[in-house]
RNA sequence: CAGGUCGGCCAGGCGGUCGCGCCCCGCGAUUGACCCCCCGGGGCCAGGCGCGGGGUGAGGAAAGUCCGGGCUCCACAGGGCACGGUGCUGGGUAACACCCAGGCGGGGUAACCCGACGGAAAGGGCCACAGAAACAGACUGCCGGAGCGACUCGGUCGCUCCGGUGAUGGUGAAAAGGUGGUGUAAGAGACCACCGGCGCCUGGGGUGACCCGGGCGGCCAGGCAACCCCCACCGGGAGCAAGGCCAAGCAGGGGCAAGCGGCGUAAGGGUGCAAUUCAAUUGCACCCUCACACCCCACGGGGCGGCCCGUCCCGUCUGAGCCCCGGGUAGGCCGCUUGAGGCGGCGGGCAACCGUCGUCCCAGAUAGAUGACCGCCCUUGACAGAACCCGGCUUAUAGGCCGACCUGGGUG
Repeated sequence: CAGGUCGGCCAGGCGGUCGCGCCCCGCGAUUGACCCCCCGGGGCCAGGCGCGGGGUGAGGAAAGUCCGGGCUCCACAGGGCACGGUGCUGGGUAACACCCAGGCGGGGUAACCCGACGGAAAGGGCCACAGAAACAGACUGCCGGAGCGACUCGGUCGCUCCGGUGAUGGUGAAAAGGUGGUGUAAGAGACCACCGGCGCCUGGGGUGACCCGGGCGGCCAGGCAACCCCCACCGGGAGCAAGGCCAAGCAGGGGCAAGCGGCGUAAGGGUGCAAUUCAAUUGCACCCUCACACCCCACGGGGCGGCCCGUCCCGUCUGAGCCCCGGGUAGGCCGCUUGAGGCGGCGGGCAACCGUCGUCCCAGAUAGAUGACCGCCCUUGACAGAACCCGGCUUAUAGGCCGACCUGGGUG
C1' cells in the first nucleotide's frame, strides 16, 4: 500500500424569522363550591383562558409481533394428563430459543464464520429417480462342469444350461472399509500386517463437554428423529382495548334451572305417664303439621385455556347461574414514565458481565406533538415516526469515522 475478517460510533451541521406537544414558575382577567363581614368586599380550594420566562421533545432499527420478563386482573395458582417449547459443556442474566467462553463437526490459506449439537440396540415409518439390487435377490464380467458346433485339434473359439463368485465396469447421496500380501478353479476379511470405524477393559489431563494413550476382539450392512417417537429440563390463563376512580344516564321483559333430605328449636294438635281424689294446671316422652337459624348429606352452577383430582364461593322454587329480546353510556382522570435507567471513575473477571463511588433526568400524545421560509457549510443525506415499559433475535439500510486482527506485495 492492497485485499479480507471482527468490533464500536454518527445518522446532515450552523445561524435567523414564525409555528407545535409536555412539565415548572410568574402576571392578568375569569368560572364554580365553601367560609367571614358592614349587601359589597375579603380569604381559601379546584378548573379552564391570555401573556411572559425557563426546561425538554422519536430510532438503530421506533419495523416484524418471533422469544423472555416487569406490571395488572382472574379467591390461592395446588397436583396430574394432554399440549407447547428447548436440546453438547461451563458461565452471565430478572429471564430467554439471547449473550460469553469452550468442546465436537463443517467451510475458509488464515484472521474468522456456521450449527439441522441428547437417543437409531424401546417401537413404528421412509430412503424418490437411476441402477441388477437400497437390511440388500447380480446386469456386464471371472471361474468350474455338462452338451452341441467350428478350427490351425498339446488345445482354442462360439452358443445353451447348471453351479460358484462379489474382486472388474456402470448407476447413485450412499452398493459388502482402505493399502499391501497369502490363498483360491476364480474370487472375497476367507486369512495376515498396518490403518480407519465399532465394542469391551484400562492409564493420564480437564469442573465438564471431551482430549491424549495402552491392551483385547474380524465385530465391519447403513442413513434419516428440521418424520412419528423415547429421554431430560421448562411452561397457570389473559393482557394497558390489562386494570382502577369520578361524573352522567336508562328500563326492563321472557324462558330454562337443582331436595315433596337429616339434626335441632319455637308454635299448634294428638297419645301415654307422673304430681293432686276427679276436672283443670304443670312436667316428661313419643308422633304429626307448619315455620326458622346453624351444621351435615345430596344435587345444580361459577372460579380455575382443554380434561381429571383437589379446593373455594354461590344456590336448591323468596331460585345461583345461563339463554333470548330490549334500553342507557363510549365523557373526564389515573395507570403514563425514576427505570433490571443513562454517562463517567475505580476494582474483579479471558469474556459476557458484576461490584462500588460520583453525576444526570433524557417524549408521555389520545382526530394522535418536531413544520414552513431564508442564508451558509459539505459526507449532497439511505431505511425510516414512540402509544405501558424493558432485555434480545430477525428484517431494511445512503454515506462517513475509529480500532484490532489475518493474508499478500514493497521499503528500511
Description
Bacterial RNase P class A from an Anaerolineales bacterium, 412 nucleotides, folded computationally. The coordinates come from a structure-prediction model, not an experiment, and the mean pLDDT is 77.